Record summary: This is a predicted structure of a 72-nucleotide RNA (transfer RNA) from a Candidatus Woesearchaeota archaeon. It matches the Rfam family "tRNA". The family's RNA type in Rfam is transfer RNA. Lineage of the source: Archaea > Nanobdellati > Candidatus Woesearchaeota. RNAcentral records the identical sequence in 2 taxa. Model confidence (mean pLDDT): 84 of 100.

RNA sequence: GGGCCGGUAGUUAAAUGGUAUAACGCUGCCUUCGCAAGGCAGAGGCUCCGGGUCCGAUUCCCGGCCGGUCCA
Numbered sequence: 001g002g003g004c005c006g007g008u009a010g011u012u013a014a015a016u017g018g019u020a021u022a023a024c025g026c027u028g029c030c031u032u033c034g035c036a037a038g039g040c041a042g043a044g045g046c047u048c049c050g051g052g053u054c055c056g057a058u059u060c061c062c063g064g065c066c067g068g069u070c071c072a
Stems, first nucleotide, its partner, number of pairs: 001071007010024004018055001026042005048064005
């Protein structure tokens, strides 16, 4: 320098055009002498940045940044 894959909640991942879902973690309550485990409820992300297409973009297109991997 080039090819490919990826960037979404604190973390790991879904969502493949119609106002983003789960698990773990976190908070509160129940349970316990207390802790853990378990049960119930809740908070938490406008999706890496900019632009384009579209009535509508996490999703499609272009450019950029970052990470992984392969080639040189």